Predicted 3D model of a 397-nucleotide RNA (Bacterial RNase P class A) from uncultured Roseobacter sp. The source organism's lineage runs through Bacteria, Pseudomonadati, Rhodobacterales, Roseobacteraceae and Roseobacter. Rfam family: Bacterial RNase P class A. It is annotated as a ribozyme.
[in-house]
RNA sequence: GCGGAGAGCCGGAUGGCCGCGGCAUCGCAUCGGUGUCGAGGAAAGUCCGGACUCCAAAAAGCGAUGGUGCCGGGUAACGCCCGGGCGGGGUAACCCGACGGAAAGCGCCACAGAAAACAAACCGCCAGCUGUAAGGUCGGGUAACCGAAACCGGCAGCCGGUAAGGGUGAAAAGGUGGGGUAAGAGCCCACCGCGCCACUGGUAACAGUGGCGGCACGGCAAGCCCCACCAGGAGCAAUGCCAAAUAGGGACCGCGCGUCGCAAGACGGGGCCGCUUUUGCCCCAGCAGGUCCGGGUUGGCAGCUGGAGCUUUGCGGGUAACCGCCGAGCAAGAGGAAUGGUCAUCGACCCGGGGAGACCCGGUGAACAGAAUCCGGCUUACAGGCUCUCCGCGCAA
Numbered sequence: 001g002c003g004g005a006g007a008g009c010c011g012g013a014u015g016g017c018c019g020c021g022g023c024a025u026c027g028c029a030u031c032g033g034u035g036u037c038g039a040g041g042a043a044a045g046u047c048c049g050g051a052c053u054c055c056a057a058a059a060a061g062c063g064a065u066g067g068u069g070c071c072g073g074g075u076a077a078c079g080c081c082c083g084g085g086c087g088g089g090g091u092a093a094c095c096c097g098a099c100g101g102a103a104a105g106c107g108c109c110a111c112a113g114a115a116a117a118c119a120a121a122c123c124g125c126c127a128g129c130u131g132u133a134a135g136g137u138c139g140g141g142u143a144a145c146c147g148a149a150a151c152c153g154g155c156a157g158c159c160g161g162u163a164a165g166g167g168u169g170a171a172a173a174g175g176u177g178g179g180g181u182a183a184g185a186g187c188c189c190a191c192c193g194c195g196c197c198a199c200u201g202g203u204a205a206c207a208g209u210g211g212c213g214g215c216a217c218g219g220c221a222a223g224c225c226c227c228a229c230c231a232g233g234a235g236c237a238a239u240g241c242c243a244a245a246u247a248g249g250g251a252c253c254g255c256g257c258g259u260c261g262c263a264a265g266a267c268g269g270g271g272c273c274g275c276u277u278u279u280g281c282c283c284c285a286g287c288a289g290g291u292c293c294g295g296g297u298u299g300g301c302a303g304c305u306g307g308a309g310c311u312u313u314g315c316g317g318g319u320a321a322c323c324g325c326c327g328a329g330c331a332a333g334a335g336g337a338a339u340g341g342u343c344a345u346c347g348a349c350c351c352g353g354g355g356a357g358a359c360c361c362g363g364u365g366a367a368c369a370g371a372a373u374c375c376g377g378c379u380u381a382c383a384g385g386c387u388c389u390c391c392g393c394g395c396a397a
Stems, first nucleotide, its partner, number of pairs: 001393010012346007020038008040368001044379002047377005052235004057279006065231005070084005085099001086097004100226002105224002107220003122166002124162003128158005135152002137148004174192006193215001194213008239302004249293005258267003268284005309330004314325004350363005
C1' cells in the first nucleotide's frame, strides 16, 4: 500500500421566527405568560421470554398438545448471551451447525443400475465338460499344399466359483499396501477406520495412550417415532370504574327431585377441570352449570409511563457474558393519534477547476425508516463516514 475478518460509534449541528403535545409554575384563569421535556438502532417482523390483567380456588399425579435438544456458566426468564468440545467451510484471521438416539419399531432412497439394506451378477476374471483343425505340433513333399491329432493356445456352448477390476449412481457388502489363491475375497498380515475394555487429563462435553476383536449389511429422525427437559389459555381492542340506555329478553340441555332435624344445619347428590385424588367454593328445583338466537351501550375516567428500573464516572470479582459496592442523573405519553414548518450558517462522500505540496474556489446535500402497556432478546432493512484490533499478500528500512 492492497485485499479480507471481527467489534464499536455517528447517521446531522447551531441560531431566529411561527405552530403543536406533556409537566411545573404564575396570572385579571372556558384563556394566556414563563421555564422545561418531546420518535429508533432498528420504533419494523410479531419470532421467543417475561412483568401486568382476566378466565380460575389451589396442590399433586396421569394423559393430550406444543417447544427445546453437545458440555459448563450468565440471566427474572428464553429457542437468548458467554466460554468450551466436536463436525464442516476457509491459506488464515474467522464463520456456520435443526449438535440426544438408526442394534425399540415403522417408513423413504426417483431415474440409472445386476443389485439400494436379512440388498447382487450386466461386462469381466478363473476351474471343469463338450465341440471346433484358420495358429503352434507330428508325418509326406523342392515348394504350393496334403494327411494326423483335441497336446498347447484361440473361439463357441453348458455348468460352477468370484465380488478384487470396469460400468450406473448422491451413495454399492470399510480404505491403502502386501501375502495367498485356479481366479478372488479381512481369507491372512501391517497401518488407518469401526466396536468393546482399562488407564491418564478435564467439573463435563470430550481428548490422549494401551489392550482385545476381523468387525454389525449404508443414508435420512428440518419422516413418524424413542429418550431427556420445559410449558394452562387469552391478551392493554387485557381489565376496572362512572354515566346512560335497552328486552333485569327468548329457546334448548340439565342424570340427581333423598334422609335426619321445630329451625339453623348435617349427611347425601350435582357442578366449578381432559381424567384421578385432596382441599376450597356454588347449587339442590326448574338451581349451580352448559349451548344457541336476539336487543342495548360505539360517552367519559383509569390502566398510561416510577420501573425484575434504566443510564453512567470510579472501585472490586470473573477468560467472558455478567455480578457486587459508593456516587451522580432520569429522558414522549398522543387518543384517529402531538414531537412540525420556514429562513440563515456549517457539514460527510463525490464531481469540476487551480496549486510542487499543504491547501483554496465552485457544485451537490445523506440511507433504512415513525412510538401506542412496558421491558430482555433474536431476525430483517440501511446511502455515507469515523475509530480500534486481527489475518494474508507485496514493497521499503